[in-house]
Molecule: RNase P RNA; transfer RNA
Organism: sheep gut metagenome
């Protein structure tokens, strides 16, 4: 010059806010209210909500059917369309490396335009017979899948034999498939043997997964009122609902259901912050990761805190702000610190 | 916070992976008129953006972009 991973992302000091938890006091109860105090107070992605999950309510959830997604191999993991490790085509790149791809030589469908033909095809063409013809040529019948020519794909390629002319028809390499032996847990790999071979996508074809919603889920208490009035359904031969795309099953059901059109409350608490969590040492494994051991400890609002001034300091500050939690993924990002490779 | 859901030309809208992306009104030009309007011929403009999958993408598939809608409680 580069190529693949790994960490950081302004420190500092003061002094005043602003939000929560503890703890002391007035003051009568640990709650309110008033004063003091002492600790905590955004990310690496808090984003996109694209994937997977804990959690919760719904009938703790039956059966069939539709849908949806997923698709190289082994492992990781709570789980994943993530991750490690690797195997095989192809692309790019001197290299380190990087990108993509995918079940189907089970079966079924489908492939516009071009083209004669997208697999019972013959435009140009080649070869045989062969009526006619002096003869050039050539009416008919066959055979062919080499070349032209269209395509992403034209009966694997590519020489060689054969042949009337031609094909795996025969052969040799090459790609590939199936079989067997060997190695490997396996994708595969080598290695005989085997003419066994067209090309893409799909799907009602194989395998495997998925119940629906979603923290405005949802649990407990308060507060308040009028279902006035209109339309429609329906009352057990049952409208209708039990949060699922449909059926069945099966539970509930009449001061009901629906739909205009009004009333009324919009407050506490919990959910909610100890969690598949971090950090260190150690062991186990090539790694993701996974056992033991030890330390430390509070972000938690609901109009919703993390901020303001002022002094220093450098490498002069980029993207960007939690709203139930977690593992990914992507996407954005100024700089800056290491390692390993070419 | 969480859910659905749009994107083709100024505007409104078509196309069920296959022809050069169609159609109406606006707009340009030129005819008609004394002049505009209607009319009458003609004519440019587009798939939200970047990647992939296919022989072929507006259509699938993926990432960000953008605009819209819902989503408390009680009788």
């Nucleotide at each position: 010059a580069g190529a693949c991973g790994g960490c950081c992302g302004g420190c500092u000091u003061g002094u005043c806010g602003c939000u929560g938890g503890c703890c002391c006091c007035g003051a009568g109860a640990c709650g309110a209210c008033g004063g003091g105090g002492c600790g905590g107070g955004a990310g690496g992605a808090a984003a996109g909500u694209c994937c997977g999950g804990g959690c919760a309510a719904c009938a703790c959830a039956g059966a069939g059917c539709a849908a949806u997604c997923c698709g190289c191999u082994u492992c990781c993991u709570a789980a994943c369309g993530g991750g490690a490790a690797g195997a095989g085509g192809u692309c790019c790149g001197c290299g380190a490396g990087g990108g993509u791809c995918a079940g189907c030589a089970a079966g079924u469908g489908c492939a516009g335009a071009a083209g004669a033909g997208a697999a019972c095809g013959a435009c140009u063409g080649c070869c045989c017979c062969a009526a006619g013809g002096c003869a050039a040529c050539g009416a008919g019948g066959g055979g062919c899948g080499a070349g032209g020519g269209u395509g992403a794909g034209a009966a694997g390629g590519c020489g060689g034999g054969g042949u009337a002319a031609g094909a795996g028809c025969c052969c040799a390499c090459c790609a590939g498939g199936c079989g067997c032996a060997u190695g490997g847990c396996g994708a595969c790999a080598u290695g005989c043997g085997u003419g066994c071979u067209g090309u893409g996508c799909a799907c009602a074809c194989c395998g495997g997964a998925u119940g629906u919603u979603g923290a405005a889920a949802g649990u407990u208490c308060a507060u308040g009122u009028a279902u006035a009035c209109c339309a429609g359904c329906g009352a057990c031969u049952g409208a209708g609902g039990g949060c699922u795309g449909c059926u069945c099953g099966u539970c509930c059901g009449a001061u009901g259901c629906u739909g205009g059109a009004g009333g009324g409350u919009a407050g506490a608490a919990c959910g909610a912050u100890a969690g598949a969590g971090g950090c260190c040492g150690u062991c186990g494994g090539a790694g993701a990761c996974g056992g033991c051991g030890g330390c430390a400890g509070u972000g938690g609002a609901u109009a919703a805190a993390u901020g303001a001034c002022a002094g220093g300091c450098c490498a002069c500050g980029a993207c960007a702000g939690a709203a139930c939690c977690c593992g990914g993924c992507u996407u954005a990002c100024a700089g800056g610190c290491g390692g390993u490779c070419u | 916070g969480c859910c659905c859901u749009u994107g083709u030309a100024g505007c409104a809208u078509a196309a069920a992976g296959g022809u050069a992306a169609g159609u109406g009104c606006a707009g340009c030009c030129g005819g008609c008129u004394c002049a505009u309007a209607a009319c009458c011929g003609g004519u440019g403009g587009a798939u939200c953006a970047a990647g992939g999958u296919u022989c072929g993408a507006g259509u699938c598939c993926u990432u960000g972009c953008u605009g819209g809608g819902g989503c408390a409680c009680c009788a």